[in-house]
TPP riboswitch aptamer (THI element) from a marine sediment metagenome, 91 nucleotides, folded computationally.
RNA sequence: GCUAUAGGGGCGCCGGUUCAAAAAGUUGGCUGAGAUUUUGUCCCUUUGAACCUGAUCCAGGUAAUGCUGGCGUAGGGAAUGGCUGAUUUUU
Numbered sequence: 001g002c003u004a005u006a007g008g009g010g011c012g013c014c015g016g017u018u019c020a021a022a023a024a025g026u027u028g029g030c031u032g033a034g035a036u037u038u039u040g041u042c043c044c045u046u047u048g049a050a051c052c053u054g055a056u057c058c059a060g061g062u063a064a065u066g067c068u069g070g071c072g073u074a075g076g077g078a079a080u081g082g083c084u085g086a087u088u089u090u091u
Base pairs, nucleotide, nucleotide: 001083002082003081004080005079006045007044008043009042010041011040012030013029014028015027016026017025018024051076052075053074057070058069059068060067
């Protein structure tokens, strides 16, 4: 790195429309691997920032949002087998 099986996790923000309102449905836009779990898609599995806590956090920016950075050599967090290659060391 590939593969088999098993397991872990996320799915936000804004506008329009239906509606008395709310909820819910539907539609468009932003970022992203993934934002419709219409039994979906994507990511991650200890070499672990997939994801959670801290967090109703801090700074910047945006129409708005973990949108960007910090926090983070912080704390947690889910795996085994088979095959193959490269590098280094030893004999």